[in-house]
Molecule: Bacterial RNase P class A
Organism: uncultured Actinomycetes bacterium
RNA sequence: AGAGUCGUCUGGGUCAUCGCGUUAUCCCUAUUAAUAGGAAUACCGAGGAAAGUCCGGACUCCGCAGAGCAAAGUGAUGGCUAACAGCCACCCGGGGCGACCCGCGGGAAAGUGCCACAGAAAAUGACCGCCUCGGCUUGCCGAGGUAAGGGUGAAACGGCGGUGUAAGAGACCACCGCGCCGGUGGUGACAUCGGCGGCAAGGCAAACCCCACUUGGAGCAAGACCAAAAAGAUGGCGCUUGAGAGCUGCUCGCUCGAGUCAUCAGGUAGGUUGCUUGAUCGCGCGAGUAAUUGCGCGACUAGAUGGAUGAUGACCCAUUCGCGCAAGCGAUGGACAGGAUCCGGCUUAUAGGGCGACUCUUCUU
Numbered sequence: 001a002g003a004g005u006c007g008u009c010u011g012g013g014u015c016a017u018c019g020c021g022u023u024a025u026c027c028c029u030a031u032u033a034a035u036a037g038g039a040a041u042a043c044c045g046a047g048g049a050a051a052g053u054c055c056g057g058a059c060u061c062c063g064c065a066g067a068g069c070a071a072a073g074u075g076a077u078g079g080c081u082a083a084c085a086g087c088c089a090c091c092c093g094g095g096g097c098g099a100c101c102c103g104c105g106g107g108a109a110a111g112u113g114c115c116a117c118a119g120a121a122a123a124u125g126a127c128c129g130c131c132u133c134g135g136c137u138u139g140c141c142g143a144g145g146u147a148a149g150g151g152u153g154a155a156a157c158g159g160c161g162g163u164g165u166a167a168g169a170g171a172c173c174a175c176c177g178c179g180c181c182g183g184u185g186g187u188g189a190c191a192u193c194g195g196c197g198g199c200a201a202g203g204c205a206a207a208c209c210c211c212a213c214u215u216g217g218a219g220c221a222a223g224a225c226c227a228a229a230a231a232g233a234u235g236g237c238g239c240u241u242g243a244g245a246g247c248u249g250c251u252c253g254c255u256c257g258a259g260u261c262a263u264c265a266g267g268u269a270g271g272u273u274g275c276u277u278g279a280u281c282g283c284g285c286g287a288g289u290a291a292u293u294g295c296g297c298g299a300c301u302a303g304a305u306g307g308a309u310g311a312u313g314a315c316c317c318a319u320u321c322g323c324g325c326a327a328g329c330g331a332u333g334g335a336c337a338g339g340a341u342c343c344g345g346c347u348u349a350u351a352g353g354g355c356g357a358c359u360c361u362u363c364u365u
Stems, first nucleotide, its partner, number of pairs: 001361010012316007020045002023042003027038004047336001051347002054345005059219004066252004071215005077089004091105001092103004106210002111208002113204003127150002129146007158176002161173003177199001178197008223273004232264006244256003280299008317334001320331004
């Protein structure tokens, strides 16, 4: 200097004028009052994703309290967290020269199923070939042996190098792989070392399935309170010998229970609350490899409901282009995108700008 990898911050700023919303103070008008409206001042007033609605919860309700099955989710180990399919560390496998990245990470000897085409054959059926014997027209045919070589394929019944053989083959040997038994290190997944054994059994479970662990349901339009309202009709089953309801889908069990269920028809629906003080944020010190966490000090930051933060002007800043030796001048122009119970994650979109650490290549000293 170039090319990369990982992490993180920001995402226009300042001033002025007018305008919008909550809260507080004070004043005015109407009203019996509650209350409604208006004016002034002050503070505050959208995000890193507010998006997706994919996970997990807090909170609320289902009268109390269950069991089993089904269903769903997760899947190496250890930690963090309220919890999680999240995050951190670390192991194994794969990719990359590397920094780093990815994960379909329990089980194929419980069972079922699939592996197209090609190929002799997809879990043991020989196409080409090699060897031996026989026949004979010297190049073919037949019998036997073979699976080392070649071909097909994503994958061919352990791999590679030898011994041996008629030719071969774990037939035998060394190494690797696999299985079993031990030592050492580690919390553990695992790593490593040694010994014994020629050792029948491919791949796919992000195929069904088996194993282990976890899981009630519905959701702020949850729920609570005040106000308002009118009109019932028909039918079924019941009234303690139990109709109906409840707890998820089913079963069992338990509880409530005198009216209840279905269809048709009619009326009312305005307001208050939930509603923002939180598993919150900032700073400092400490523990921990880290995720995170302990202590101390400080802060209160939207709470709307036909649904609020916008407009104008000036200056400055970031980007790009042109002119200019330069200072500078002129033009252009700032992405993705807006709450509604709240919080922790994941995923997706994102113009531009900044910072840190690390890897590789080249050059110079």